[in-house]
Context: one part of a larger RNA
């Protein structure tokens, strides 16, 4: 490479948008680039296959066909793909009417809990542990009432829910603001799916400057535990946790399942709508969950939210280690991050 794979055995990029590309509805003509079908030229000899003919046969020499699976011109052929021009609504998108929703952003307001600070009551302990010290307390702690402050998180409600492309997103108002969805079918007429490189987001640490710092807390620092305890368990704590610019760009970033479109029994829960209005019924669209027939898979499960059954593009993987290393290039303020070997070994 062909081929076969990709939920767990190696293998879906973290996500989106979107260039090039690569696919792409019905229908009418038109062309004739692919495409198919006859000619016509070349396709060098040798070789190699068929058929004959010379050496007494074979090997070997040698005449003629055939091949030469191509190219190239030339005559058609028009189903399919392509080009080109009309056209249609089902794809797709736009309007009308609805509608739910922790989707963003930015601002403002809540009460509870913590903790400090003040004052009051109030006296000797509290805190912690398996048991304990360390720590804190008569310079009056914990407890308890009042009062003030500061910073983060928002108990129920809550759910097998909801939205969001993914990362995520939850206290309550307001403003800006994005998407779905359903209902009609007015309205453009294939405008569409994928998407190498680009670009934009992207948890959690983490960096850079300036804030802020209540609580938790790598690092540290004691106390205990042990043979030791650079842990685990306790007391204290700085980074950090937050909030604003700016960088980094990975995660089991998982459903470990790429997008899109079509088709394939049901039953059963739940959310948003239509419909139907009779509190009865169930019919349909999106989603979001349970259980299963065909089918599929090595089980294990999947199973109209497929891992069936096809079509279309992208991505990736090809035995264990060595190694996500070295080495080289790009990126980064660093930390590191991308692309990524080989020798050697089994």
């Nucleotide at each position: 490479u062909u081929g076969g794979g990709u939920u767990u055995a190696a293998a879906g990029g973290g996500a989106g948008c979107g260039u090039a590309g690569g696919c792409g509805g019905g229908u009418c003509g038109a062309u004739a680039a692919g495409u198919c079908a006859g000619u016509u030229g070349u396709g060098a000899a040798a070789a190699u296959c068929c058929g004959g003919u010379g050496c007494u046969u074979a090997a070997c020499a040698u005449c003629g066909g055939a091949c030469g699976u191509g190219c190239a011109g030339u005559u058609g052929a028009a189903a399919c793909u392509g080009u080109c021009g009309g056209u249609c609504u089902u794809g797709a998108g736009u309007g009308a009417g609805g509608c739910a929703g922790a989707g963003g952003c930015a601002u403002g307001c809540g009460g509870a809990a913590u903790u400090c600070a003040u004052g009051g009551u109030g006296u000797a302990g509290c805190g912690g542990u398996g048991a304990a010290a360390u720590g804190c307390a008569u310079a009056g702690a914990u407890a308890u009432c009042a009062u003030g402050a500061a910073g983060a998180a928002c108990u129920c409600c809550g759910a097998u829910u909801g939205c969001g492309a993914a990362a995520g997103c939850a206290g309550c108002g307001u403003g800006c603001u994005g998407g779905a969805c359903c209902u009609u079918a007015a309205c453009u007429g294939a405008c569409g799916c994928u998407g190498a490189u680009g670009c934009u987001c992207g948890a959690a640490a983490g960096u850079g400057c300036g804030g802020g710092u209540a609580u938790c807390a790598a690092a540290c620092a004691g106390g205990a535990u042990u043979a030791g305890a650079u842990a685990c368990c306790c007391u204290g704590g700085u980074a950090g946790u937050c909030c604003g610019c700016a960088c980094a760009g990975u995660a089991a970033a998982c459903g470990a399942u790429g997008a899109a479109c079509a088709c394939u029994c049901g039953c059963u829960g739940u959310u948003a709508g239509c419909g139907a209005u009779a509190c009865a019924c169930g019919g349909u669209u999106a989603g979001c969950g349970g259980c299963c027939a065909a089918g599929c898979g090595a089980a294990a499960g999947c199973g109209u939210u497929a891992a069936g059954u096809g079509u279309u593009c992208c991505a990736c993987c090809u035995g264990g280690g060595g190694a996500g290393u070295a080495c080289g290039c790009c990126g980064g303020c660093a930390a590191c991050g991308g692309u990524g070997a080989a020798a050697c070994u089994c």
The part of an RNA shown here (small-subunit ribosomal RNA, central domain) has 346 nucleotides and comes from an uncultured bacterium. The full RNA is in RNAcentral, with records from ENA, Greengenes and SILVA. Model confidence (mean pLDDT): 86 of 100.